[in-house]
């Protein structure tokens, strides 16, 4: 930093999609260990249970308890007795003293307003920032001064009675104080009065002196203190008020009535309508009131290169709320999360009468939810609260528990180790790869377990954490890897499965039988105790553009004009200083961010200093610009005077030329109308013609990319009112200008509304046509309207698809007004100012294309755009009489939509040119019958393929078995054919018999080479498996080969040039030609594949050769090569010559010679392609399928079928023929399993026979038409010959199904064929025979071959097919395209 994705390709617009960072996360899958941070984002949903705010005996009183000390009073132990008692231990009871660091109701005091949690409200002075209080308060704490005399009275605790279930109270009686209250005192406060200085931005404010007034105080006590009161200052916390900044909606535009102000009160700490009377009519709002919707708010956080944009979790300041809602008390401080008091849900409890509650504290319940944790430890630290302290309380805080939810850091070993093991993917089967990976052999121990020592955190004591952190020692590679991705983007690839199916998928898109994109699996990339996904957010997106965008044609200039606010604004000159520049202070809280050291082993993490915190507010300077005062200028504007051009604009009038009607004359069968034609008008007299006449609309020619107007728009003449602009002059004002949101005003056609006029035209509507239909295009009629007046309406492709204004920035040529100069000048050059066109440089633009009238360069201000569809639609407004106009979304949908050029293909576009394309001929074929093929039924099967031209006498140059791929029925399984192994045998092969329906099947008989004697070869048989075998699928896996366009003339390359680029030029132009043939020109020069030539053959010669050819030798033998022919080498045609046109060209054309003449005729020769065109059934081939059958081998049978329908052919329908007679004349071919003479047999086919011929020798072989004769004489015939029957012949194991061919006999349809199609331009059509390949036989087909042999071609509009150029295009699977609109 950028990428993917609109297209054949291209360039740009333009959206959408990736690739990056984050997170209080969530879910799938996996999970070792440690630090340090975090953890209800949803129901401000309801909560059991426990804690979370108490302390102070040194304020009081009483009480209990414990101690101490002593009194009385019962009892009376050990000892002693004189047994009477003595003694006086313990022990218990009563009141009282002492002491207590004992206990906890209550009275009093502080505290409870703080910590802590939450974000529901809340667009707010709430909150951020920065002032202000001269309008305020301030408990505990500091400091200073001053003072603490003396009395009273009550009441809770208690005891008692008593409501009440209970909460809870009530009454009576005793008592205390640092609780309460009067009184003294008053330094100094406070208030009241009038003074006197100073000072302030105003309201005022301080200081000071006198006067009269008001209020004080609490005590404990270890004697050191601590505590009170009052007055002043600090300080620390806090309350008011202002500047500025703080989301969205105008489809929310008007809001207020305590509302705005003031006089006077009234409250408060304090200002103020905060409250209240009175008085006024005020106040906010387009710079956005109001009103709806959303939302705590900021330091921060996240992301960006920065501006920005999102965002307010954790930590920190601040606010606001504590079931909802109101209220207030107490305090210094609250309207008060664990206080009251009212109401309202909800919920516990109740004896029904009435009570209790408030987790958004902290753990923790239900519920909600994709989703968030322990009813834990301790007050050791840090902090708060009470307390003189001890020391009590603290779910603030410290610590630990869950959670990979985040970050950070560690580890799951480390070296050696090729037989490159094994397994497991794949494979061309060689192999490769997983992989030094593993095994194996060393070796170490971070973490984890085990033992043992053991802190810092603590000033003197006191450690929850914690036997933690961190140290040592032993041991064992052991206990620790996963998740996602591998078509592009994007690092990463094979097989198998699946077959538009199951699936994937962030966009483009995969999947329809060979899926790198689906699943599985080897393998590979990535990241790692994590990896993926999903939400979201900012990047990327210059895609809202301040930095930073655009509007002719992609989305985008408002129809036009005036003009309001507002924005902006000409030249001197000076004064101030908001803006703007410097400096300087204060401030911007901590924490965070960079930078720099420092602590934990390092890191995250924490400390230190420093840095930014881009702002804000004060002063001090400055005076270019901008503002903004003051005074000037004249250029920018505008007024004066003159001059001329306009369809500018409203009113009035006047005019002719045409349609139409009316009336009157002339005059007859038609007139109108069309592509043709009807409807229509017309004998009741039309059209035409003639005159007269009436009415309405509109004004030819002039007319011009001329004119005029702001746009819409404006056209016959004349009058009259009346608007702009222009030139000229420089006289006058002296910045008056520029644009212009809202407003206003015009505003084409159609439309509405009243009320005229209505000729012609002419939606609707009727009628005729045309049509498959025609609600339509033609046509005949025709009604609103279209024409006036007035009023609406407000929109158009209202378009230069281009706002308006000012200024600069090369030329050229044209018109329109107007000046001005030069010449003798109606003219013509030069200049200038204003229109309006063309062409063109720079620069611009995606290109096209603008280019002084800019889309070029700068500048002000307005309007408008942010993907296609929905949709200019819905709804709400607002306007209109209606129609309908304006403003104007969202759901949901697509990956494009679109713009500009380029290539092709296409068009019932346009030039030009070719082809038997057409036209002109000839002659078929479409009708008959008959062959052949194809469809189609049918069939056990009628095997398979070819399907417009390019399938259909085609594969097939030949189906009776075979052939045969089909059926049918038997029948064989290492097979009919190939290799490989093993055993047998010594043969295979033939020959015979059995048997079959036949092939399998059985049995007889005959039977090897070669050796170094081990053996080997070679055949057969049997036998196991590998494997054959497949006319089984796939011609849309494939080579090959062909077919077509098309024997059209085209198709392309390198370099250089031009285009931002796909592409252009070259190949296009102007000739030519059969041709991209050549020729000349030209930002093109060149070159290749095609074309053309070279090859075959034919047409002339000439040379050389002559047997089986010829034969001028009279015949035969020979003999000879001249001819004839055969066959090899050559000539020979090139526009070379002449002439003419052409551009001095290339060529055209005409001529001469010549066998042939402008490619001489014909063949073979087929560019780049296109048709996924045809063949797996010619062959070969991948994949898939079948393997006792989809192989094999055998019988019969089918491929021959027949109510039909095409296609190619044959043969006719006759007399240019048809019978019968004689009679002539080719060519190129074949022949040994073969051609087959003579000569005899048969009407014939053919049969006998057997010479010759492996062929210029013999044979096929008499060529036919033609030719001379005769006969038929227009008919179904003496035409035609199908169909049939009857007897023959040939091939062949076999002609039943199903071959040919002969004779006789029959003798059908047919009398030239409908629409339509078809070949063919000369030795050709058209007719005539002949031969050959296949082939046992079995052409009317196919390939050759020669006889006879015509006609036409004006030309090129049309049909059709190709080629160049040119145009349009929304097509590119390319017109068989795309695509609309209903219906399903």
């Nucleotide at each position: 930093a950028g990428a993917g994705u609109u297209u054949g390709a291209u360039c740009c617009u333009g959206g959408c999609u990736c690739a990056g960072g984050a997170u209080g996360a969530a879910c799938g899958c996996u999970g070792g260990c440690g630090g340090c941070g975090u953890g209800c984002u949803u129901a401000a949903c309801a909560c059991a249970u426990g804690c979370a705010a108490g302390u102070c005996g040194a304020g009081c009183g009483a009480a209990g308890c414990a101690c101490u000390c002593g009194g009385c009073c019962u009892u009376g132990a050990a000892u002693c007795u004189u047994c009477g008692g003595a003694g006086g231990a313990a022990a218990g009871g009563c009141g009282g003293u002492u002491u207590g660091a004992c206990u906890g109701a209550g009275c009093g005091g502080c505290g409870g307003a703080c910590g802590g949690g939450u974000g529901a409200g809340u667009a707010a002075c709430g909150c951020g920032u920065g002032g202000g209080c001269a309008a305020c308060c301030u408990g505990c704490c500091c400091c200073a001064u001053a003072c603490g005399g003396g009395g009273g009275g009550a009441u809770a605790a208690c005891a008692g009675u008593u409501a009440g279930a209970a909460a809870u109270g009530a009454c009576u009686g005793c008592u205390a104080a640092u609780a309460c209250c009067g009184c003294a005192u008053a330094a100094g406060a406070c208030c009241g009065c009038g003074g006197u200085g100073c000072c302030g931005c105003a309201u005022g404010g301080c200081a000071c002196a006198g006067c009269g007034g008001u209020a004080a105080a609490a005590a404990c006590u270890c004697c050191g203190g601590u505590g009170g009161u009052a007055u002043g200052g600090g300080a620390u916390g806090g309350g008011c008020c202002c500047g500025c900044g703080u989301c969205u909606g105008a489809u929310u535009a008007g809001c207020u009535a305590g509302u705005u102000g003031g006089c006077g009160g009234g409250g408060u700490a304090a200002c103020g309508g905060c409250c209240c009377a009175c008085c006024a009519a005020g106040g906010c709002g387009a710079c956005g009131a109001u009103c709806a919707g959303u939302a705590g708010c900021c330091g921060a956080c996240c992301u960006g290169a920065g501006a920005g944009g999102g965002c307010g979790a954790c930590c920190g300041g601040c606010c606001a709320c504590a079931u909802u809602g109101g209220g207030a008390c107490u305090g210094a401080g609250a309207c008060a999360c664990g206080g009251c008091c009212c109401a309202a849900a909800c919920u516990c409890c109740u004896a029904c009468g009435g009570u209790a509650g408030g987790c958004a504290g902290c753990a923790g319940u239900g519920g909600g939810g994709a989703a968030u944790a322990u009813u834990g430890c301790a007050c050791a630290a840090u902090g708060g609260g009470g307390g003189a302290a001890a020391c009590c309380c603290u779910g603030a805080u410290g610590c630990a528990g869950c959670g990979a939810c985040g970050c950070c850091g560690c580890g799951u070993g480390a070296g050696c180790g090729a037989u490159g093991a094994a397994g497991u993917a794949u494979u061309u089967c060689g192999g490769u790869a997983u992989g030094u990976a593993a095994a194996g052999c060393u070796c170490u121990a971070u973490c984890a377990g085990c033992a043992g020592g053991g802190a810092a955190g603590a000033a003197g004591a006191u450690g929850a954490c914690g036997g933690u952190a961190c140290c040592u020692g032993a041991c064992u590679a052991a206990g620790a890897a996963g998740c996602c991705c591998c078509g592009g983007c994007u690092a990463a690839c094979u097989a198998c499965g699946u077959g538009c199916c199951a699936g994937c998928a962030g966009c483009c898109g995969c999947g329809g039988u060979a899926a790198u994109a689906c699943g599985u699996a080897g393998g590979g990339g990535g990241c790692a105790a994590g990896c993926g996904u999903u939400a979201u957010c900012c990047g990327g997106a210059u895609u809202u553009a301040c930095u930073g965008g655009g509007u002719g044609u992609a989305a985008a200039g408002g129809g036009a004009g005036c003009g309001u606010a507002g924005a902006c604004g000409g030249c001197g000159a000076u004064g101030c200083a908001a803006g703007c520049c410097a400096g300087a202070u204060g401030u911007g809280a901590a924490a965070g961010c960079c930078c720099g050291g420092g602590g934990c082993u390092c890191a995250a993490c924490c400390c230190c200093g420093g840095g930014a915190c881009u702002g804000c507010a004060u002063u001090u300077g400055g005076a270019a610009c901008u503002g903004u005062g003051u005074g000037g200028c004249u250029g920018g504007a505008g007024u004066g005077u003159c001059g001329g051009a306009g369809a500018g604009g409203c009113a009035g009038g006047c005019g002719g030329a045409a349609u139409u009607c009316c009336u009157a004359g002339u005059g007859u069968a038609g007139c109108g109308g069309u592509g043709a034609a009807a409807u229509g008008c017309g004998u009741a007299g039309a059209u035409a013609u003639u005159a007269g006449g009436a009415g309405g609309a509109a004004c030819a020619c002039c007319a011009g990319u001329g004119g005029c107007g702001a746009a819409g728009g404006c056209g016959g003449c004349c009058u009259g009112c009346u608007g702009g602009a222009c030139g000229a002059u420089g006289a006058c004002u002296g910045a008056c200008g520029u644009u212009g949101a809202g407003g206003c005003u015009c505003g084409a056609a159609a439309g509405c509304g009243u009320g005229g006029a209505g000729a012609g035209c002419a939606a609707a509507c009727a009628g005729g046509a045309u049509u498959a239909g025609a609600u339509a295009c033609c046509c005949u009629g025709g009604u609103a309207g279209u024409c006036c007046a007035c009023g609406c309406c407000g929109u158009a492709a209202a378009c230069g698809a281009u706002g308006a204004c000012u200024g600069c920035u090369a030329g050229g040529u044209g018109u329109c007004g107007g000046g001005c100069g030069g010449c003798a000048a109606a003219g013509c050059c030069g200049u200038u100012c204003g229109g309006u066109g063309c062409c063109g440089c720079a620069g611009c633009a995606a290109a096209c294309g603008c280019a002084a009238u800019a889309a070029g360069c700068a500048g002000u201000c307005c309007a408008c755009c942010u993907g296609g569809g929905g949709a200019g639609u819905a709804c709400g407004u607002u306007c209109g009489c209606a129609a309908g106009a304006a403003u104007g979304a969202a759901a949901c949908u697509c990956a494009a939509a679109g713009g500009a050029a380029u290539u092709g293909a296409c068009g019932g576009g346009g030039a030009c040119c070719c082809g038997c394309a057409c036209a002109a001929g000839c002659g078929g074929u479409g009708g008959a019958g008959c062959a052949u093929g194809u469809g189609g039924u049918u069939u056990a099967a009628u095997u398979c393929g070819a399907a417009g031209c390019a399938a259909c006498g085609c594969g097939a140059a030949g189906a009776a078995c075979c052939u045969u791929a089909c059926c049918u029925g038997g029948c064989c399984u290492u097979g009919a054919c190939a290799u490989c192994c093993c055993g047998a045998u010594g043969a295979c092969c033939g020959u015979c018999c059995a048997g079959u329906a036949a092939c399998g099947u059985g049995g007889a008989c005959c039977u090897c080479c070669c050796u170094u004697c081990g053996g080997g070869g070679c055949a057969u048989c049997g036998g196991a498996g590998a494997c054959a075998g497949g006319u089984g699928g796939u011609g849309c896996a494939u080579g090959g080969u062909u077919g077509u366009c098309g024997u059209c003339a085209g198709c392309u390359c390198g370099u250089g040039u031009c285009g931002u680029g796909a592409g252009a030029u070259g190949u296009u132009g102007g000739g030519u030609u059969a041709a991209g043939u050549c020729c000349c020109g030209c930002a093109a020069c060149g070159a290749g594949c095609g074309c053309a030539a070279c090859c075959c053959u034919u047409g002339u010669c000439a040379u050389u050769a002559g047997u089986u050819g010829c034969u001028a030798c009279g015949c035969a033998a020979g003999a000879g090569c001249a001819c004839u022919c055969u066959a090899a080498u050559g000539a020979g045609a090139c526009u070379g010559c002449c002439g003419u046109u052409g551009a001095c060209a290339a060529a055209a054309c005409g001529g001469a010679g010549g066998a042939a003449g402008g490619u001489g005729g014909g063949g073979a020769c087929g560019a780049c392609g296109u048709c996924a065109a045809a063949u797996c059934a010619u062959c070969a081939u991948g994949c898939c399928c079948c393997u006792u059958a989809u192989g094999a081998c055998c019988u019969g049978g089918g491929c021959u079928a027949c109510a039909c329908a095409c296609g190619u052919a044959c043969u006719a329908c006759a007399a240019u023929g048809g019978g019968u007679g004689g009679u002539a004349c080719a060519g190129a071919g074949g022949g040994c399993a073969g051609c087959c003479a003579a000569g005899u047999c048969g009407u014939g086919a053919g049969g006998c026979g057997g010479a010759g011929c492996u062929a210029a020798u013999c044979c096929c072989u008499u060529a036919a038409a033609g030719c001379c004769a005769u006969u038929c004489u227009c008919a179904g015939u003496u035409c035609g010959g199908a169909u049939u029957g009857u007897a023959g012949g040939c091939u062949g194991a076999a002609a039943c199904u199903c071959g040919c061919c002969u004779a006789c006999a029959u003798g059908a349809a047919g009398c030239u064929g409908g629409a339509g199609u078809u070949a063919c331009u000369a030795g050709u059509a058209a007719u005539c025979g002949c031969a050959g390949a296949u082939c046992a036989g079995a052409a009317u087909g196919c390939u050759g071959c020669g006889g006879u042999g015509a006609a036409u071609g004006c030309g090129u509009u049309c049909c059709c097919g190709g080629g160049u150029c040119u145009u349009g295009c929304a097509c590119a699977c390319a017109c068989c395209g795309c695509c609309c609109g209903u219906c399903a």

RNAcentral holds the sequence, with entries from ENA and Greengenes. The RNA shown here (small-subunit ribosomal RNA) has 1384 nucleotides and comes from an uncultured bacterium. It matches the Rfam family "Bacterial small subunit ribosomal RNA".